About this RNA: A computed fold for a 266-nucleotide part of an RNA from a bioreactor sludge metagenome, annotated as large-subunit ribosomal RNA, domain VI. Its mean pLDDT, the model's own confidence on a scale to 100, is 89. The RNAcentral record of the full RNA draws on SILVA. Its Rfam family is "Bacterial large subunit ribosomal RNA". Its Rfam clan is "LSU clan". Gene Ontology terms of the family: ribosome and structural constituent of ribosome.
[in-house]
Context: one part of a larger RNA
């Protein structure tokens, strides 16, 4: 840019891409068959592998802005408490969020058309023949059904809801401008999104982000001071201190203010 006004929304589905797999026990039954050893075939029913998609509520990995311990060594004047750096200095833990080792679900089912194959009828050729005329039954395979995208499907498809016939040029015609309408942008706080974009959630009529304050989780008993102990430590104030991302509350800071685009219809 189109999709014969401008818009916001819900939506049909041509067409396309995905999936498609298989093992074991049990039972029907030690039945049928078979001297015996030995053993179905149809139907029913559990449970697995391995691929796939999802998801993190359990367990678990990770978790370099979280919390403890610990060497060495420099600073903060010194003790004491801290900070740098040393692979993140080593080294136990561990939220969200990612994950897979974890959990949940799929592969079914049924339907139409056949393939080998098995039939009905039935000629040519008085029997015979599944076939030549007609009829059927048959696969993990094909066409659907199941998931996913999908009207640039230019044959550009429905349905609902909004917004209307301003101004000025013009032969008052095509047309061209301009200001607006319903409505989108820009810009700005952002995250379930995300390479950009786009999508999503919000911009004072506001919980979108920080921040503050409760609260989970997490570490695990803080400086401090008081006590005991020659000391190293120990015990009490105390489950104590500090805590990225999580739950919630709260306008304290910041989404101020503003600009721009957008119909006039065959």
């Nucleotide at each position: 840019c189109g999709c014969a006004g401008g818009a916001g929304a819900u939506u049909u589905g041509a067409g396309a891409g995905g999936a498609g797999c298989u093992g074991u026990c049990c039972u029907u039954a030690g039945u049928a068959c078979g001297a015996g050893a030995g053993g179905a075939c149809c139907g029913g029913g559990a449970u697995g592998g391995a691929c796939g998609c999802a998801c993190c509520a359990a367990g678990g990995g990770u978790g370099a802005a979280u919390c403890a311990g610990u060497u060495g060594u420099c600073g903060u004047g010194c003790c004491a408490a801290c900070g740098g750096c040393a692979u993140a200095g080593c080294u136990g833990g561990g939220u969200a969020g990612c994950c897979a080792c974890g959990u949940g679900c799929g592969g079914a089912u049924c339907g139409g058309a056949u393939a080998a194959a098995c039939g009905c009828u039935g000629a040519a050729g008085g029997c015979a023949u599944c076939u030549a005329a007609g009829c059927g039954u048959g696969a993990a395979g094909c066409c659907g059904a199941c998931c996913u995208c999908a009207a640039g499907a230019u044959a550009a498809g429905a349905u609902c809801u909004c917004c209307c016939a301003u101004u000025c040029g013009g032969u008052u015609a095509a047309c061209g401008a301009a200001g607006u309408a319903a409505g989108a942008c820009c810009c700005c706080u952002u995250g379930u999104a995300g390479a950009c974009c786009a999508c999503a959630a919000g911009g004072u009529u506001g919980a979108u982000a920080g921040g503050u304050c409760g609260g989970a989780g997490g570490u695990g008993g803080a400086a401090g001071u008081g006590u005991g102990g020659u000391a190293a430590c120990g015990c009490a104030c105390g489950a104590a201190g500090c805590u990225g991302a999580c739950c919630g509350a709260u306008a304290c800071u910041a989404a101020u203010a503003g600009g721009u685009c957008g119909a006039g219809g065959g």